RNA sequence: GCCUGAGUAGCUCAGUUGGUAGAGCUACGGCUUCGUAAGCCGUCGGUCGCAGGUUCGACUCCUGUCUCAGGCU
Numbered sequence: 001g002c003c004u005g006a007g008u009a010g011c012u013c014a015g016u017u018g019g020u021a022g023a024g025c026u027a028c029g030g031c032u033u034c035g036u037a038a039g040c041c042g043u044c045g046g047u048c049g050c051a052g053g054u055u056c057g058a059c060u061c062c063u064g065u066c067u068c069a070g071g072c073u
Stems, first nucleotide, its partner, number of pairs: 001072007010025004019056001027043005049065005
């Protein structure tokens, strides 16, 4: 230098023919218990790495760019 993959909640990850972003864990609150743990219920938390473009509409398609991993020379 070129190619491929990954980037989504505090963490681990889903999210396919483009149509209003989800789960588990964590945290917080409640129920339960003499108390703790466990269990059950609920809540908070995201401008989907960044910037543009296409579209009525983009996590999804296109371009550029950043970070990480792997490969080729």